RNA sequence: CUUGAUAAGGGCAAACUCGCUCGAAAGACGGGGGCGCAAAGCCACGGGCCUACAGCUAUGCUUUGGCAGCCGGGCUGCCGAAG
Numbered sequence: 001c002u003u004g005a006u007a008a009g010g011g012c013a014a015a016c017u018c019g020c021u022c023g024a025a026a027g028a029c030g031g032g033g034g035c036g037c038a039a040a041g042c043c044a045c046g047g048g049c050c051u052a053c054a055g056c057u058a059u060g061c062u063u064u065g066g067c068a069g070c071c072g073g074g075c076u077g078c079c080g081a082a083g
Base pairs, nucleotide, nucleotide: 001083002082003080004079011037012036016032017031018030019029021028022027035069041075042074043073045072046071047070048067049066050065052063054062055061056060
């Protein structure tokens, strides 16, 4: 450097659920839970998806907010069997 082992020590946490938490909503946050994850760490840059307190020439475009555990991309990073 490549790579990800029936290795070690750890980490994260889907669905579901609880909340006199935040939000208009999507969703977020906290407790429980644990399907999974070697970047499931961080960033909305491209695509995609979701939302509507808004706008418009309106069944879809703009805008707003969101999803990093949808796919790319960027930045950072623990361990070390093997090459």